The prediction has a mean pLDDT of 88. A computed fold for a 92-nucleotide RNA from Cohnella rhizosphaerae, annotated as c-di-GMP-I riboswitch aptamer. The model forms 100% of the base pairs in the Rfam consensus. Its Rfam family is "c-di-GMP-I riboswitch aptamer". Rfam's curators write: GEMM was predicted in a large-scale screen for bacterial structured RNA regulatory elements.
[in-house]
RNA sequence: CUUCGAAACGGCAAACCUGUCGAAAGGCAGGGACGCAAAGCUACAGGUCUACGGAAUUCCGGAUCGGAUUCCAUGGCGGCUGAGCCACCGAA
Numbered sequence: 001c002u003u004c005g006a007a008a009c010g011g012c013a014a015a016c017c018u019g020u021c022g023a024a025a026g027g028c029a030g031g032g033a034c035g036c037a038a039a040g041c042u043a044c045a046g047g048u049c050u051a052c053g054g055a056a057u058u059c060c061g062g063a064u065c066g067g068a069u070u071c072c073a074u075g076g077c078g079g080c081u082g083a084g085c086c087a088c089c090g091a092a
Base pairs, nucleotide, nucleotide: 004090005089011036012035016031017030018029019028020027021026034079040085041084042083044082045081046080047077048076049075053072054071055070056069057068059067060066061065
C1' cells in the first nucleotide's frame, strides 16, 4: 500500500410520528431505530417510482366538457445493482 473484516473508538439512521416544500414520486428538519464496513459523496449505465404537463383511446357520462385507461421524464430513488471518487481501525 492492497485485500479482508475479528476486536475497539465511534458513525449513519429504515418503518412510523410531527412540521414543511412538491401535482406526485419524494426531499428537508425534529423525534425514533429496522438495519448498514462505506447505509460517505456522485444520477454515468441498468432497473425502478411518480405524471403537473403533453399525446392517444372503437371506453363511460344527462356530452363544444368531465371522468377512466394507455404512453412519454424534463422529476425522483445512492438504504436496488453496477460504475467513479474519498475514508476510521488493524486480528486472522